[in-house]
RNA sequence: GCCGCCUUAGCUCAGGAGUAGAGCAACUGUUUCGUAAACAGUAGGUCCUCGGUUCAAAUCCGAGAGGCGGCU
Repeated sequence: GCCGCCUUAGCUCAGGAGUAGAGCAACUGUUUCGUAAACAGUAGGUCCUCGGUUCAAAUCCGAGAGGCGGCU
RNA backbone atom coordinates (compact mmCIF):
# COMPACT_ATOMS: atom_id res chain seq x y z
C1' G A 1 0.00 0.00 0.00
C1' C A 2 -4.30 -3.51 -1.16
C1' C A 3 -8.38 -6.79 0.61
C1' G A 4 -11.93 -8.78 4.21
C1' C A 5 -14.59 -8.73 8.89
C1' C A 6 -16.32 -6.10 13.36
C1' U A 7 -18.37 -1.39 16.07
C1' U A 8 -26.06 -1.98 19.25
C1' A A 9 -27.46 -1.27 27.38
C1' G A 10 -22.07 -1.63 32.47
C1' C A 11 -20.29 -6.77 29.93
C1' U A 12 -21.25 -10.80 26.05
C1' C A 13 -24.12 -10.59 21.85
C1' A A 14 -29.08 -10.92 18.65
C1' G A 15 -31.77 -7.91 15.33
C1' G A 16 -30.13 -6.60 8.11
C1' A A 17 -36.09 -1.01 6.26
C1' G A 18 -41.85 0.09 9.78
C1' U A 19 -42.33 0.30 18.59
C1' A A 20 -34.47 -1.32 19.71
C1' G A 21 -34.12 -6.79 22.28
C1' A A 22 -31.96 -11.31 25.17
C1' G A 23 -28.56 -13.33 28.83
C1' C A 24 -25.42 -11.74 32.76
C1' A A 25 -24.63 -7.45 35.90
C1' A A 26 -27.39 -3.12 38.70
C1' C A 27 -31.78 -1.47 41.59
C1' U A 28 -36.69 -2.42 44.18
C1' G A 29 -40.05 -5.90 46.27
C1' U A 30 -41.64 -11.03 48.11
C1' U A 31 -39.54 -14.99 50.91
C1' U A 32 -35.61 -15.60 55.46
C1' C A 33 -33.72 -14.34 62.36
C1' G A 34 -29.96 -12.71 58.60
C1' U A 35 -27.16 -13.73 53.92
C1' A A 36 -27.24 -16.41 49.48
C1' A A 37 -30.54 -18.82 46.14
C1' A A 38 -35.48 -18.60 43.99
C1' C A 39 -39.63 -15.66 42.27
C1' A A 40 -41.93 -10.83 40.64
C1' G A 41 -40.86 -6.12 38.86
C1' U A 42 -37.96 -1.46 37.58
C1' A A 43 -34.24 1.29 35.35
C1' G A 44 -30.46 1.53 31.81
C1' G A 45 -29.27 3.09 24.42
C1' U A 46 -27.39 10.33 20.35
C1' C A 47 -27.37 1.65 17.54
C1' C A 48 -18.89 4.72 16.34
C1' U A 49 -19.16 9.78 13.31
C1' C A 50 -20.74 12.62 9.00
C1' G A 51 -23.33 12.66 4.42
C1' G A 52 -26.72 10.23 0.77
C1' U A 53 -31.14 7.05 -0.83
C1' U A 54 -36.17 6.40 1.01
C1' C A 55 -42.80 8.18 3.06
C1' A A 56 -39.68 5.81 6.75
C1' A A 57 -32.53 3.90 8.09
C1' A A 58 -29.48 0.54 13.77
C1' U A 59 -30.60 -1.96 8.97
C1' C A 60 -29.18 0.02 2.15
C1' C A 61 -25.06 3.31 -0.31
C1' G A 62 -20.53 6.63 0.21
C1' A A 63 -16.64 8.86 3.14
C1' G A 64 -14.16 8.95 7.79
C1' A A 65 -12.57 6.89 12.87
C1' G A 66 -11.26 2.78 15.95
C1' G A 67 -10.32 -2.63 16.43
C1' C A 68 -9.07 -7.63 14.38
C1' G A 69 -7.22 -10.66 10.40
C1' G A 70 -5.02 -11.75 5.48
C1' C A 71 -1.77 -10.42 1.19
C1' U A 72 2.45 -7.61 -0.43

Overview:
This is a predicted structure of a 72-nucleotide RNA (transfer RNA) from Candidatus Curtissbacteria bacterium RIFCSPHIGHO2_02_FULL_42_15. The organism belongs to Candidatus Curtissiibacteriota, within Bacteria. It matches the Rfam family "tRNA". Rfam classes the family as a transfer RNA.